Two RNAs folded together computationally: RNase P RNA and transfer RNA, 453 nucleotides in total. Rfam match: Bacterial RNase P class A. Rfam describes the family as follows. Ribonuclease P (RNase P) is a ubiquitous endoribonuclease, found in archaea, bacteria and eukarya as well as chloroplasts and mitochondria. Rfam classes the family as a ribozyme. The prediction has a mean pLDDT of 78.
RNA sequence: CCAGUUGACCGGGUGGCCGCUCCCUACAAGGAGAGGAAAGUCCGGGCUCCAUUGAAACACGGUGCCGGGUAACGCCCGGCGAGGGCGACCUCAGGGAAAGUGCCACAGAAAGCAAACCGCUCCGGCUUGCCGGAGCAAGGGUGAAAGGGUGCGGUAAGAGCGCACCGGGCCGCUGGCAACAGGGGCCGCACGGCAAACCCCACCGGGAGCAAGACCAAAUAGGGACGACGCGGGGCUUGCCCCAGCCGGUUUCAAGGCCAGGUCGUCCGGGUUGGUUGCACGAGGCGUCCGGCAACGGGCGUCACAGAUGAAUGGCCAUCGCGCCGAGGGUUCGCCUUCGGCCCUACAGAACCCGGCUUACAGGUCAACUGGCGUU
RNA sequence: CGGAGUAUAGCGCAGCCUGGUAGCGCACCUGCUUCGGGAGCAGGGGGUCGAGUGUUCGAAUCACUCUACUCCGACCA
Repeated sequence: CCAGUUGACCGGGUGGCCGCUCCCUACAAGGAGAGGAAAGUCCGGGCUCCAUUGAAACACGGUGCCGGGUAACGCCCGGCGAGGGCGACCUCAGGGAAAGUGCCACAGAAAGCAAACCGCUCCGGCUUGCCGGAGCAAGGGUGAAAGGGUGCGGUAAGAGCGCACCGGGCCGCUGGCAACAGGGGCCGCACGGCAAACCCCACCGGGAGCAAGACCAAAUAGGGACGACGCGGGGCUUGCCCCAGCCGGUUUCAAGGCCAGGUCGUCCGGGUUGGUUGCACGAGGCGUCCGGCAACGGGCGUCACAGAUGAAUGGCCAUCGCGCCGAGGGUUCGCCUUCGGCCCUACAGAACCCGGCUUACAGGUCAACUGGCGUU
Repeated sequence: CGGAGUAUAGCGCAGCCUGGUAGCGCACCUGCUUCGGGAGCAGGGGGUCGAGUGUUCGAAUCACUCUACUCCGACCA
């Protein structure tokens, strides 16, 4: 210098003028005002309601190598295994197929207790290239997949039939918290694939969502139809207790709550289209030190940082800076410099909040590393 | 803002759960029938199964991610 890998980050700065929302105010002055994804709503939580949601089982849903982090997660970090790349590095829904069920279309002889189409070998027969019998599974062919692979021996031909190596299974040993790795012995090989098919195993999960929920105000036909549900029993000290009943996706158990007045649901009809709260201090940001390989955790210091509700956060000008174009000059041919012009853009915009993932994104910066070439 | 669903021929739909041939009706084309048209009868054409990636031998179907569209949800009484 070229090509590449990984990680982190920016995604305009300053000033003036005119506007918008909120706070504080005195109608002043002053202060604050979108993002890395605010997005998709794919996961996990906070918060609120279902009065509480405890235990077990079932059903349903999800997750799935091992260890750690976290409030939690399907996220993150570190490691293991498999695959890809010369390499830096990347990818993996990566438990179980000797618990069971199911499927493996077409082709093919045979697709799961293997099988024998073309073949190979031996024997017999004869019409001498065919038939019959027996043996075999090496070769051919079909297929995504044909019951280990390569080589040597062996045989009538063959075959784990025998042997060596590789692969596989079982049992110890060593290292590691573990996944797993290494090595040893035994076994000629039994156990095809699919679980993003049912399923089994382990673990996790109650439901709904800020239009949750609470309060105030206004208005009316303060309505109608249908359906569901506890209205029970006893005691006495007469307003309490006991039993029964009801309350969770289902059942059982336990604690608790409710029970004389109606409550709840669906539909039809009617009214309003208002305000306050939830709601901006939270698993918060920044700096620094310590522990840890890291994710992250802990200590100390410091900061105050959007809150709209048809929904604010904008427009213009100047200048700096990045980039692009044209012309001139220099050059070690990589580029540097002067002037003029253009442009400030991409993806996109809070709506209860937070942690992730995924997707979109003009242009640019930094760091570490890899391969190749050149020079010293 | 929150929640639910749909996408298959020109149009309306099935197939998806349980993976292997993409089908039905209307419409379109050709022929027969008729004097001609319609109806009827016979035959035929037309599909990136919304897009991409993955699982699998094999995907409209299973899984994930995007895109477009549709529907529902205010309060009072």